[in-house]
RNA sequence: GCGGUGGGCUGGAUGACCGCGGGUGCACCGCACCCGAGGAAAGUCCGGACUCCUCAAAGCAUUGGUGCCAGGUAACGCCUGGGCGGGGCAACCCGACGGAAAGCGCCACAGAAAUGAAACCGCCUGCGGUCCACGCAGGUAAGGGUGAAACGGUGGAGUAAGAGCCCACCGGGGAUCUGGCAACAGAUCCCGCAUGGCAAGCCCCACCAGGAGCAAUGCCAAAUAGGGACCUUGCGCAGGUUUGAUCGGGCAACCGAUAUCACUGCACGAUUGCUUUGAUCGAAAGGUCCGGGUUGGCAGCUAGAGGCCCGCAAGCAAUUGCAGGCCAAGAUGAAUGGUCAUCCAAGGGGGCAACCUCUGGACAGAAUCCGGCUUAUAGGCCCACCGCGCAU
Numbered sequence: 001g002c003g004g005u006g007g008g009c010u011g012g013a014u015g016a017c018c019g020c021g022g023g024u025g026c027a028c029c030g031c032a033c034c035c036g037a038g039g040a041a042a043g044u045c046c047g048g049a050c051u052c053c054u055c056a057a058a059g060c061a062u063u064g065g066u067g068c069c070a071g072g073u074a075a076c077g078c079c080u081g082g083g084c085g086g087g088g089c090a091a092c093c094c095g096a097c098g099g100a101a102a103g104c105g106c107c108a109c110a111g112a113a114a115u116g117a118a119a120c121c122g123c124c125u126g127c128g129g130u131c132c133a134c135g136c137a138g139g140u141a142a143g144g145g146u147g148a149a150a151c152g153g154u155g156g157a158g159u160a161a162g163a164g165c166c167c168a169c170c171g172g173g174g175a176u177c178u179g180g181c182a183a184c185a186g187a188u189c190c191c192g193c194a195u196g197g198c199a200a201g202c203c204c205c206a207c208c209a210g211g212a213g214c215a216a217u218g219c220c221a222a223a224u225a226g227g228g229a230c231c232u233u234g235c236g237c238a239g240g241u242u243u244g245a246u247c248g249g250g251c252a253a254c255c256g257a258u259a260u261c262a263c264u265g266c267a268c269g270a271u272u273g274c275u276u277u278g279a280u281c282g283a284a285a286g287g288u289c290c291g292g293g294u295u296g297g298c299a300g301c302u303a304g305a306g307g308c309c310c311g312c313a314a315g316c317a318a319u320u321g322c323a324g325g326c327c328a329a330g331a332u333g334a335a336u337g338g339u340c341a342u343c344c345a346a347g348g349g350g351g352c353a354a355c356c357u358c359u360g361g362a363c364a365g366a367a368u369c370c371g372g373c374u375u376a377u378a379g380g381c382c383c384a385c386c387g388c389g390c391a392u
Base pairs, nucleotide, nucleotide: 001388002387003386004385005384006383007382008381009380010379012343013342014341015340016339017338018337020036021035022034023033024032025031026030038363042374043373045372046371047370048369049368050213051212052211053210055278056277057276058275059274060273063209064208065207066206067205068082069081070080071079072078083097084095085094086093087092098204099203103202104201105198106197107196120144121143122140123139124138125137126136127135128134152170153169154168155167156166171193172191173190174189175188176187177186178185179184217299218298219297220296227290228289229288230287231286232285233284236266237265238264239263244261245258246257247256248255249254268282269281270280271279306327307326308325309324311322312321313320314319344361346359347358348357349356350355
């Protein structure tokens, strides 16, 4: 100097005038002061805070999600560090990263053959033939072809030719030891060895998870028709203790009767995906259709797991703890803007230069809030690292 990788910041500035929303104050309807859209506000993909609903407990299921190890966090499918695998010369980047000997399923086409397979070309031996071409029988899977992938790879020895048939190393399986919290890594020994892929196919294993969402929810005001029709299941049986109740007798105590009501027991039905137990209800529960009123106001609504600056301590880091200071949109058909001037970032043209002139500043807009991820982004600046080239 060029190229690359990772991270961070910014994303116009100043002044004047006019116009909006919130808050505070006041001499109160006006004035003054303060504040007012992001790094992603987007996507609605995750996790929560908060609100309401589900009759309770226990057990079982269903559905969905995550998937190496260790830590962080309110939590997560996120972040940090590590392991393994892949890409890259490297810095770095990516990973849907548990299990294929629990089972089922798929691997098109091509090819002889795609799981417990196979001989198209070929090689070897024997016979026939004319010593050719070739034919038949047997052996073979090292070489070639097809394919994403062909039942381990390289070398040697051996063989008629070959083949883990045998040997060495690599690969695979198993055992033991060492290091590490662990995932894993390494070493030694044994075994010719169960040989492909796909689980972003079903499945198995481990862990996690109720539903809906600020149009949640609560209050006030106002209005209407406590509206109408239909369907399904159920509304059952027994008892008689009493000042529960009623009737008759009796001054009373009390005695007798009744079972409509109350009560008790059993059964049935409803309330949760199923079962058991309990509780509640039983003129009850569930469902379909038609029709009417309300569309107003207030709260929720913005001080939080908050943001920024700076310091100390622990930690590789994510992050955690302590101390100090500063800051803060809350609209409701939806505010946060418009005009002018100057300067500035970038680009084009002219000019030796000073400078002049023209264009012109990305993606984009809060709506309950917060922590992440993903996507979009003109231009400018900073830091660290890697590679190449040159000079000293």